RNA sequence: GGUAGAGGUUGCGUUUAACAUUAGUAAAUUGUCAGAUAUGUCAGGCAUAAGUGAAGACAAUUGAAAGGGAAAGACGCCGAAGUUAUAUAUAUCCUGAAUAUAUAUUUCUGGGCAUAUGAUUAAUAAUUAUAUGACUGUCAUCUUAAUAAUAAGAUGGGGCGCUAUC
Numbered sequence: 001g002g003u004a005g006a007g008g009u010u011g012c013g014u015u016u017a018a019c020a021u022u023a024g025u026a027a028a029u030u031g032u033c034a035g036a037u038a039u040g041u042c043a044g045g046c047a048u049a050a051g052u053g054a055a056g057a058c059a060a061u062u063g064a065a066a067g068g069g070a071a072a073g074a075c076g077c078c079g080a081a082g083u084u085a086u087a088u089a090u091a092u093c094c095u096g097a098a099u100a101u102a103u104a105u106u107u108c109u110g111g112g113c114a115u116a117u118g119a120u121u122a123a124u125a126a127u128u129a130u131a132u133g134a135c136u137g138u139c140a141u142c143u144u145a146a147u148a149a150u151a152a153g154a155u156g157g158g159g160c161g162c163u164a165u166c
Base pairs, nucleotide, nucleotide: 001166002165003164004163005162008078011077012076013075014074015073016072019069027062028061029060030059031058032057033056037049038048039047040046041097042096043095044094045093081109082108085105086104087103088102089101090100091099092098110136111135113133114132115131116130117129118128119127138157139156140155141154142153143152144151145150
């Protein structure tokens, strides 16, 4: 250097998706009050609607969706994957900012779980960052037992690692 594997049945990701939530919310129509602005993420511009009544409030009728979650299933895998920063491209009416997606480089993380704080979100769900805690897998050192393979305990390290093989 090549090849093949292991950690877990709560390993990781993609996809489909019953179902729940979003929500009796947004929106539409009608009526009353009210009387000039309102919308397109934010600013500037531009566009649209508006005294044939804008925004707002109340009442009645009808009444969603996107994103996110997710039983069960399928597929690809073991830096699987997630994440920090930068650059490029695309999208959001135009420009700038911001956001989302993809690619390249780069920072950090062995893995999942629980708790606390923050970010995002409708959300106490999920995701993500930091810290703490035990658990678990692997390697090294030491101690004990042993049929000397191995088992248990303690300490420490990290996936560019570990095991087997060429």
This is a predicted structure of a 166-nucleotide RNA (Lysine riboswitch aptamer) from uncultured Lachnotalea sp. NCBI's taxonomy places the organism under Bacteria, Bacillati, Bacillota, Lachnospiraceae, Lachnotalea. RNAcentral holds the sequence, with entries from MGnify. The coordinates come from a structure-prediction model, not an experiment, and the mean pLDDT is 79. The model forms 98% of the base pairs in the Rfam consensus.